Molecule: Bacterial small signal recognition particle RNA
Organism: Cyanobacteria bacterium UBA8530
RNA sequence: GAUCGGGUCCCACGCGGCGUUGGACUGCGAACCCCGUCAGAUCCGGAAGGAAGCAGCGGUAAGCAAAUUCCAGCGGGUGCCGUGGAGACGCCUGAUCGGA
Numbered sequence: 001g002a003u004c005g006g007g008u009c010c011c012a013c014g015c016g017g018c019g020u021u022g023g024a025c026u027g028c029g030a031a032c033c034c035c036g037u038c039a040g041a042u043c044c045g046g047a048a049g050g051a052a053g054c055a056g057c058g059g060u061a062a063g064c065a066a067a068u069u070c071c072a073g074c075g076g077g078u079g080c081c082g083u084g085g086a087g088a089c090g091c092c093u094g095a096u097c098g099g100a
Stems, first nucleotide, its partner, number of pairs: 001097008010085005015079002018075007026065003034059004042051003
């Protein structure tokens, strides 16, 4: 110097990871205007019974809190990741050959 290959550069897909958002899970959570059960008491009835229903208890809604386990969306100068395509002979590198 030449040839070939790989990387760098571009695109697409996939995997992991980071950030963020939402949901699931857990807990708390309604004096009354949520639900259920309704002591006591009240009402209706001759009676049997029935009705409404406070406190309390239980379960929840809106919401709040915790954990960062799971699911999903979005994003990237995320990864000495993978696959495929495009492209350059600019840079780096390996092999082979030739010359000095």